[in-house]
Context: one part of a larger RNA
Molecule: large-subunit ribosomal RNA, domain II
Organism: Bacteroidales bacterium
RNA sequence: GCCUACGAGUUACUCCUCUCUAGCAAGGUUAAGUUCAUCUAUGAACGUAGCCGUAGCGAAAGCGAGUCUGAACAGGGCGUUCAGUUAGAGGGGGUAGACGCGAAACUUUGUGAUCUACCCAUGGCCAGGUUGAAGCCCCGAUAACACGGGGUGGAGGACCGAACUAGUAAACGUUGAAAAGUUUUUGGAUGAGCUGUGGGUAGGGGUGAAAGGCUAAUCAAACUGAGAGAUAGCUCGUACUCCCCGAAAUGUUUUUAGGAACAGCCUCGAUUUUAGUGUCAUAGAGGUAGAGCUACUGAUAGGACUAGGGGGCUUCGCAGCCUACCAAAUCCUGACAAACUCCGAAUGCUAUGACAUAUAAUCGGGAGUGAGGGUAUGGGUGCUAACGUCCAUAUCCGAGAGGAAAAGAAUCCGGACCAUCAGCUAAGGUCCCUAAAUAUAUGCUAAGUUGAACUAACGAAGUCUGAUUGCUUAGACAGCUAGGAUGUUGGCUUGGAAGCAGCCAUUCAUUUAAAGAGUGCGUAACAGCUCACUAGUCGAGCGAUCGGGCGCGGAUAAUAAACGGGCAUAAAGCAUAUUACCGAAGCUGUGGUAUUUGUAGUAAUACAAAUAGGUAGGGGAGCAUUCCAGUUGCAGCGAAGGAGCAUCGUAAGAUGUGCUGGAGCGACUGGAAAAGCAAAUGUAGGC
Numbered sequence: 001g002c003c004u005a006c007g008a009g010u011u012a013c014u015c016c017u018c019u020c021u022a023g024c025a026a027g028g029u030u031a032a033g034u035u036c037a038u039c040u041a042u043g044a045a046c047g048u049a050g051c052c053g054u055a056g057c058g059a060a061a062g063c064g065a066g067u068c069u070g071a072a073c074a075g076g077g078c079g080u081u082c083a084g085u086u087a088g089a090g091g092g093g094g095u096a097g098a099c100g101c102g103a104a105a106c107u108u109u110g111u112g113a114u115c116u117a118c119c120c121a122u123g124g125c126c127a128g129g130u131u132g133a134a135g136c137c138c139c140g141a142u143a144a145c146a147c148g149g150g151g152u153g154g155a156g157g158a159c160c161g162a163a164c165u166a167g168u169a170a171a172c173g174u175u176g177a178a179a180a181g182u183u184u185u186u187g188g189a190u191g192a193g194c195u196g197u198g199g200g201u202a203g204g205g206g207u208g209a210a211a212g213g214c215u216a217a218u219c220a221a222a223c224u225g226a227g228a229g230a231u232a233g234c235u236c237g238u239a240c241u242c243c244c245c246g247a248a249a250u251g252u253u254u255u256u257a258g259g260a261a262c263a264g265c266c267u268c269g270a271u272u273u274u275a276g277u278g279u280c281a282u283a284g285a286g287g288u289a290g291a292g293c294u295a296c297u298g299a300u301a302g303g304a305c306u307a308g309g310g311g312g313c314u315u316c317g318c319a320g321c322c323u324a325c326c327a328a329a330u331c332c333u334g335a336c337a338a339a340c341u342c343c344g345a346a347u348g349c350u351a352u353g354a355c356a357u358a359u360a361a362u363c364g365g366g367a368g369u370g371a372g373g374g375u376a377u378g379g380g381u382g383c384u385a386a387c388g389u390c391c392a393u394a395u396c397c398g399a400g401a402g403g404a405a406a407a408g409a410a411u412c413c414g415g416a417c418c419a420u421c422a423g424c425u426a427a428g429g430u431c432c433c434u435a436a437a438u439a440u441a442u443g444c445u446a447a448g449u450u451g452a453a454c455u456a457a458c459g460a461a462g463u464c465u466g467a468u469u470g471c472u473u474a475g476a477c478a479g480c481u482a483g484g485a486u487g488u489u490g491g492c493u494u495g496g497a498a499g500c501a502g503c504c505a506u507u508c509a510u511u512u513a514a515a516g517a518g519u520g521c522g523u524a525a526c527a528g529c530u531c532a533c534u535a536g537u538c539g540a541g542c543g544a545u546c547g548g549g550c551g552c553g554g555a556u557a558a559u560a561a562a563c564g565g566g567c568a569u570a571a572a573g574c575a576u577a578u579u580a581c582c583g584a585a586g587c588u589g590u591g592g593u594a595u596u597u598g599u600a601g602u603a604a605u606a607c608a609a610a611u612a613g614g615u616a617g618g619g620g621a622g623c624a625u626u627c628c629a630g631u632u633g634c635a636g637c638g639a640a641g642g643a644g645c646a647u648c649g650u651a652a653g654a655u656g657u658g659c660u661g662g663a664g665c666g667a668c669u670g671g672a673a674a675a676g677c678a679a680a681u682g683u684a685g686g687c
Base pairs, nucleotide, nucleotide: 001687002686003685004684005683006682011096012095013094015093016092017091018090019089020088021087022086023085024084027052028051029050033046034045035044036043037042038041056063057062066078067077068076069075099237100236102234106227107226108225110223111222117201118200119199120198121197122196123195124194125193126191128160129159130158131156135152136151137150138149139148140147164188165187166186169184170183171182172181203219205215206214207213240622241621242620243619244618245617250263251262252261253260254259264369265368266366267365268364269363270362271361272360275359276357277356278355279354280353281352282351283350284349290343291341292340297337298336301333302332303331304330306327308326309325310323311322312321313320372397373396374395375394376393377392378391379390380389381388402413403412404411417592418591419590420589422588423587424586428582429581430580431566432565433564437579439578440577441576442575443574444573450568451567458553459552462550463549464548465547466546467545468544469543470542471541479537480536481535482534483533485510486509487508490504491503492502516531520529521528593612594611595610596609597608598607599606600605623676625673626672627671628670629669630668631667632666633665634664641660642659644657645656646655647654648653
């Protein structure tokens, strides 16, 4: 992992409540028990003790269709009209383990020191080698000691190193040879040493050279039995089918926030009977969007005017004058506000009417939900950040399949009763992958831009196009040829300044076709080159400004790697217009099923219309298993069971048949449950 078997809403009650069925009914009903009967575990009769109801109110005395409060003949509260009760079945609640499995823990009775910690008693063990303390002896030495030398001696938590003991480092081992080891290496090895045997200390206790270590592979409180099915607002699991409806993730409160209570939303039953919803019309309340502000409050840019202030001048002082300074009020122009408003919508809301539709409300039984999420719009918060967060309105996902977006909860289209090798469309598409246009018409793009994510400021004779404007056959623009002079080196400055370092200005005048007291390069200063300007040549368009379309650069991330790919350039790109076609579970055709409503009918049923996505959840109808009662059947001429095949039923399932099997088993009507397995790291067995 698979298979087989087992495996979870049960049972009890003088309990509460609701629904259905039945009996009796202002009443209903017996319990224990007694008697009788028979088909022997049931029935019938008796039994009125008790219970519920028929009257309530008050704390009570008590009064009573009333009563309590109260001074009250007031007001108010609860009552007075409205059928109950017994039994059975079912839904829900209560008390019990109460749908099943699951703690860590707590209490208590005992069992453990054969492991290990420490202690007690009594035994045992430590190859070999090294070092050489004290003491003692001898010699030297001393006044005598001290002291020195030699010998002897054999001390030490001394040294090296086996047994023994420990476990330092590494490798291996990690479903091991082993639930802690092996190999190499290493520490101690006469000591606080190691070890045998016997004994002692016991669970909030022991023992501990102290690591929360050890206390029998178990230790921040051992193990065993019991309380005990502890408790678990938590996790997991919870078993056949079909039909109808179908949520919530919100509000208030909560030692409350992943749990609850009440309300909201769902379902079933009963009642009310138009009360609901939509459109149109009419009548209203309101201060949002917008707008506005010499209409208030506040904020505000520039100017004018002008109090006050600052600065300057003047004056003994008062006063006066000036001001590119600050600035109230007023005026002009401009402009702002969630907590501004002289104004002011659209929606929404309220009311009435008409039309359409089929809801709506109340009471009662049963729930689930009370983690929501995305998108669009109006906002708060945040960075006008977030698949951020908090509200509101709508919608979708949740609980929604199908088609499109390559692939994708929410985007776009569209809501799946079933069947069908029929048709039409939506979104989106029509070169190939890939169903359908290599469609039509007119433009644009040269960047593979683009071809389904997004990409800026800024820069640019890319290109197409619109508008305005200037020059132009009296010859424009560009090119080429020629000229571009004189007073004069203008004046000043300067070492120099001659068109061209700088300053000045009536930048003047002359000759001219034209030529600046000079546009740039250049020189130390000149020179030189060039431009403006002019003529000739040429022969038709040439400039400037402001827009629009499509492109270019800007453009940086890890595969060629972001057209889905191939690939595509008068497109298979972009823009505009048009006509075909494809395309879904949408719509239609054909056939069928179910539900609800209506009509007809006593009913069966027929017809018509609408409806039939669905998680939590509510309601309804069935299938199957085991046993029991009654009725009725099958079976050695082969029961149950097994594994096939066929048929029937919307499904759970049912039936038939040959084979196998070898002794019991069904059908119908009712009843009762140890009544259905894929999951619980489910339990047991097998493989």